This is a predicted structure of a 1483-nucleotide RNA (small-subunit ribosomal RNA) from a metagenome. The coordinates come from a structure-prediction model, not an experiment, and the mean pLDDT is 84.
RNA sequence: GAGCGAUAACUAUGGGAACCAAGGCGCAAGCUGAGGUUUCUGUGGUUAAUAGCGGCAGACGGGUGAGUAACACGUGGGCAACCUUCCUUCCAGUGGAGAACAACCGCGGGAAACUGCGGCUAAUACUCCAUAAUACUUUUUUUUACUAAGAGAGGGAGUUAAAGGGUUCAAGGGAAACCGAAGAACUCGCUGGAAGAUGGGCCUGCGGCCUAUCAGCUUGUUGGUGAGGUAACGGCUCACCAAGGCAGAGACGGGUAGCCGGACUGAAAGGUCGACCGGCCACACUGGCACUUAGACACGGGCCAGACUCCUACGGGAGGCAGCAGUGGGGAAUCUUGCGCAAUGGGCGAAAGCCUGACGCAGCGACGCCGCGUGAAGGAUGAAGUUCUUCGGGAUGUAAACUUCUUUUAGGGGGGAAUAAGUCCCGCCGCAAGGCGGGAUUGACGGUACCCCCAGAAAAAGCGCCGGCUAACUCCGUGCCAGCAGCCGCGGUAAGACGGGGGGCGCAAGCGUUGUCCGGAAUCACUAGGUGUACAGGGGGUGUAGGCGUUCCACUAAGUCAGGUGUGAAAUAUCUCGGCUUAACCGAGAUACGCCAUCUGAUACUGAUGGAAUUGAGUUCGAUAGAGGAAGACAGAAUUCUCGGUGUAGCGGUGAAAUGCGUAGAUAUCGAGAAGAAUACCAGUGGCGUAGGCGGUCUUCUGGGUCGAAACUGACGCUGAGGCUCGAAAGCGCGGGGAUCAAACAGGAUUAGAUACCCUGGUAGUCCGCGCUAUAAACGAUGGACACUAGACACUGGAGGCAUUCACCCCUUCGAUGUCGCAGCUAACGCAGUAAGUGUCCCACCUGGGGAGUACGCUCGCAAGGGUGAAACUCAAAGGAAUUGACGGGGGCCCGCACAAGCGGUGGAGCAUGUGGUUUAAUUCGAUCAACGCGAAGAACCUUACCUGGGUUUGACAUGCAGGUAGUACAGAUUCGAAAGAUGAAGGACCCGGUUCGCCGGGAGCCUGCACAGGUGCUGCAUGGUUGUCGUCAGCUCGUGCCGUGAGGUGUUCCCUUAAGUGGGGUAACGAGCGCAACCCCUGACUUUAGUUGCUCUGCGCAAGCAGAGGUCUCUAAAGCGUCUGCCCCCGAAAGGGGGAGGAAGGAGGGGACGACGUCAAAUCAGCAUGGCCCUUAUGCCCAGGGCUACACACGUGCUACAAUGGCCACCACAGAGAGUUGCAAGCUAGCAAUAGCAAGCUAAUCUCGUAAAAGUGGUCUCAGUUCGGAUUGCAGGCUGCAACCCGCCUGCAUGAAGCUGGAAUCGCUAGUAAUCGUGGAUCAGCUACGCCACGGUGAAUACGUUCCCGGGCCUUGUACACACCGCCCGUCACGUCACGAAAGUCCGUUGUAACGGAAGUCCCCGCGCAAGUGGGGCCCAAGUUACGAUUGGCGAUUGGGACGAAGUCGAAACAAGGUAGCCGUACGGGUACGUGCGGCUG
Repeated sequence: GAGCGAUAACUAUGGGAACCAAGGCGCAAGCUGAGGUUUCUGUGGUUAAUAGCGGCAGACGGGUGAGUAACACGUGGGCAACCUUCCUUCCAGUGGAGAACAACCGCGGGAAACUGCGGCUAAUACUCCAUAAUACUUUUUUUUACUAAGAGAGGGAGUUAAAGGGUUCAAGGGAAACCGAAGAACUCGCUGGAAGAUGGGCCUGCGGCCUAUCAGCUUGUUGGUGAGGUAACGGCUCACCAAGGCAGAGACGGGUAGCCGGACUGAAAGGUCGACCGGCCACACUGGCACUUAGACACGGGCCAGACUCCUACGGGAGGCAGCAGUGGGGAAUCUUGCGCAAUGGGCGAAAGCCUGACGCAGCGACGCCGCGUGAAGGAUGAAGUUCUUCGGGAUGUAAACUUCUUUUAGGGGGGAAUAAGUCCCGCCGCAAGGCGGGAUUGACGGUACCCCCAGAAAAAGCGCCGGCUAACUCCGUGCCAGCAGCCGCGGUAAGACGGGGGGCGCAAGCGUUGUCCGGAAUCACUAGGUGUACAGGGGGUGUAGGCGUUCCACUAAGUCAGGUGUGAAAUAUCUCGGCUUAACCGAGAUACGCCAUCUGAUACUGAUGGAAUUGAGUUCGAUAGAGGAAGACAGAAUUCUCGGUGUAGCGGUGAAAUGCGUAGAUAUCGAGAAGAAUACCAGUGGCGUAGGCGGUCUUCUGGGUCGAAACUGACGCUGAGGCUCGAAAGCGCGGGGAUCAAACAGGAUUAGAUACCCUGGUAGUCCGCGCUAUAAACGAUGGACACUAGACACUGGAGGCAUUCACCCCUUCGAUGUCGCAGCUAACGCAGUAAGUGUCCCACCUGGGGAGUACGCUCGCAAGGGUGAAACUCAAAGGAAUUGACGGGGGCCCGCACAAGCGGUGGAGCAUGUGGUUUAAUUCGAUCAACGCGAAGAACCUUACCUGGGUUUGACAUGCAGGUAGUACAGAUUCGAAAGAUGAAGGACCCGGUUCGCCGGGAGCCUGCACAGGUGCUGCAUGGUUGUCGUCAGCUCGUGCCGUGAGGUGUUCCCUUAAGUGGGGUAACGAGCGCAACCCCUGACUUUAGUUGCUCUGCGCAAGCAGAGGUCUCUAAAGCGUCUGCCCCCGAAAGGGGGAGGAAGGAGGGGACGACGUCAAAUCAGCAUGGCCCUUAUGCCCAGGGCUACACACGUGCUACAAUGGCCACCACAGAGAGUUGCAAGCUAGCAAUAGCAAGCUAAUCUCGUAAAAGUGGUCUCAGUUCGGAUUGCAGGCUGCAACCCGCCUGCAUGAAGCUGGAAUCGCUAGUAAUCGUGGAUCAGCUACGCCACGGUGAAUACGUUCCCGGGCCUUGUACACACCGCCCGUCACGUCACGAAAGUCCGUUGUAACGGAAGUCCCCGCGCAAGUGGGGCCCAAGUUACGAUUGGCGAUUGGGACGAAGUCGAAACAAGGUAGCCGUACGGGUACGUGCGGCUG
């Protein structure tokens, strides 16, 4: 298959062959034979395929983002320099002839892939001929603004085409199906041309990444001429010629990256991104190449090379999921090997149709967006449970239960779409495209969406968080553990921060986490920042490019402005409508898309051009000040050295010394000389210079400034990236010089050490010439220029005015230098006409601290080193200014027994007592400037808390409940025992109410059980209360006002004064509070009142005392008075101070009580109270014994002493204040005594304790370890007490230790004080008391004074401290961890140059061949190879510094005057911070 030749089946038909064969003919042989079977063949038809020839499509669609920093992309233009199959329109054609090659057939090769040879054949395949132009080539004429290379018009010559197929009709042919000439019609094609449309190609303006630690790049490079090549321009390629081209407005190189519409974010400007959707580009295993084609240098085409995988018969072959699914691997991570071409779209075809992992659908994934549900209404006894609790209750919570109701969704049952337009057939119409009518047919999704019915609240809630930011709070557990954490930070026994519970808050089918981007962040600042001290002005000048630039006129119209046009794809965005029940989503319309291009217009400003001007700038002229620079000459003083004189023992130096110098004559002094360096006074917030810097005098040369005049030029200006130049000190090179000073070095000191500070010396250097270096706190920490913006004063250089003899003074003006100060600015401090004010222009620089001005690279340098200049890592700060404190080996003022002046002690001894330590079964606990004779004003038992042992369990003690209780409660003989306790005989009850008199009920007591008791167990760092300390110091605050952005200040500071923030004066403060003082108590004088037990007097008495009288005195105890700087003198403004009088007392008379705001997490849970935790037959309770009393030692507080101012003995005076009935006890007796016995009095001004002692008088001792001292020990006693062994006190006798005034150090006290002497009391049976608290007696010395020590107050100053100097903090070393640099090298990657190499392939040449082709050669060229580089990175023995790290070592550099002021640059030195020299800075 409607381009072609074949193949097969069926069918129709023609022809042939073989066989069979009814029948017919024939006697038979046999002949004939419709028809049948098989088969071959021609022709036609139908159907079904299959490969081939031919055509078209495989350049679309689909995927990916490796490469690419590029005309790749975006946007606007251009091509007069181009192509375009299919499609549309128009013009003209479509004639004739020929030769092959597949398929196929035959013969071969090979494992296969595949392939060779021979033979046949068709075409819309191929070739030739004809014809043809408005095509193409060439020539010529002519027209035409820019512009002719072009375009238009015309003529001539030459070159070049094609293919047929289908349907219908039709002469005619055929046996027929049917074929079909010439021709006609229709249709699909074919050829040439002219246009269109579509799609592409090329060129170009502008735009969009990082890096200068990439600064120079380039040889086809830049241009020209000619040629080749291409569809087309062009170094695109080649030959020749010229030597260009690009670059600081960033070339070249490196890194990164597909670009855009847009997306996210943002108020915007911007910033980040480029998934999905859309446009463009690039790629298709890696690299190269071409062929075919309209189109490719081609994802599912070819050739070659390479890597990899697979097959193999080892000879050879095959392959390319960045198509859709899917697999493996990798990874934190990403789906189904689904359905369908029904729709949309694409390719082919005439069409039917075929193909289409495009696409339409479905599946998987809460990945996103949107919608819905998990029920609704009522419901208090606020149920139970849980949880918290102040134990009352609160919360969960109307939540639930329960009642009534609804049924989305899920479930069950039933119904059930739209998306469909077309296509085919028939009929009609139309030239056709097509239209109309009828019929048939097409759905993957899908029995899906949707609708109806049924039952029933039925099946349906999680995640994060709850310390602040940030909405939401409690309990338990844990105990710097476990853990949390975005930042700050939580956790070390009461965790709102960890884990769990309850409750709550937020979101919700999700919620959190992680990563990334934007925002906040004005924190890179265009909008819209800064640079004196916070990060930041270049060390200074000159000047190139660049940026910016005076007045006027004209012109132009680039910038600028206005209007129009084009473009800005669609989607997205915005607005308005519409469609799915709503929404998400989708559709429609409108708006916007700021740019760009172009046309027209405007001309103020800027620019361009031309012209003019003088005020900016400069020149000229006349004056003028000056350490401006360079060179030379000279001067005096000083230092050192040398020589000489005088002269003698020291000099020098320091905190003090020593080293050093000196009798070899120093230092000192006089004279002479030498040398080098620096220039006193003048000298000055004075001068000059751009900065660095510049200082004797004179000379020469030379730069700049200022003033005046107003002649000249006519914007000539300002700034200034790079560049060039100058540039303190130190340092370097060469050569001089070398007095002083002085790194290094040496010595002496200091010191724990002292590589320092101090001292003695001393070399480089310091000086000069020439050449380098290029840095400083090179600072005003303040870039330059111009203009404007209150004043005041000073100083300096000119000019003018007034006046004048001159010099001042005064006024005006220009320039320089300063100090105040307004507005303004500033975070504040401060700046403030010399701005850090207000503006304009230009340059430089900054963007948290450290790492680090380091590393690497480059560059400069002789070197030292300079310039440029990161990152990893690490921290949550670093920093500025100011404030309040605290502190200072800062300052000022002032207090205090703070020092000083004194007196007496402690530290040495013995003893007492407390503590540490040690010991112990236990030595209970607490307390350490502010503990240590403290809690403890009384440890033998008790106390007692500790230890050992024994016992006990509702308990030694409280309350409640339940049950029981007549032989119960009670009572307890006896026994065991150390006691507690256990045992338990005899005896043996009560009260109230009722009563039926039996008893019942209740109470007390007792027993059992349950709640609970109990704890000197822990936490004083959970607390109350109380207390200590600074400190009886004079302070601490508030209200209102004022000042300051604020912290905060002021008040409260200042002056005088005071014991005092006491008072006065002043004052932006005015007042007030807590403190001070006063009010209170004791004491000192007097008065009044009162008068026993006190007092006085009298009498009596030995005395004690008694009696009487008194209210004077003492005293007692109540009330008053007195003292107020009131008076006088002096000083003072006053307050007040000094002196005096009077007075008992004089300036607070003396003493006490009284303790501000606060500090120390000060002390106490063991006084008491109390939250929490812990124990509950024990950590409770009871009992016995022991311990708190130990003892090598150390410390604190005391006592007694060491003696003669004393001891001893004797004699002899004088207090006050207390206590006492379980008591004090007189007195008498005994005893040496302690005490004992008897006993009066006293509940106390009555009685008692109770003699006070020291003192005084006399004696003795005579300096001695004693007549000092009394420890220790022995013996004998006394007392208390159940009990003196551990472990009491007292007495007597005996014993008679240390100790002869105490090292370093340290304490108390300023007057009735210290010192010394005794007395009393509390506690208490007794006592360890020498303690403590009171009382009186005797009774001093000294205070010049505030320099120093300690503590405190006020003001001020510095601060890097604020846990506040017991602060902070630096560096080496040692250890650990981490990142980085260097490093002999080593291993990759990328890349350059040169050479080799040369596949496939295009092109060229030669040979052969009719041709196809083939053989050879050449150019270019991929992979590959070699050599030399460049560059990025990995690893790297070792090495360097850096960062970080609860408790390491050495020192102590910085912060205070940081104990040597610090810092900058440089040089040398040193364990380390650092030290020293030189110059600089004040921070």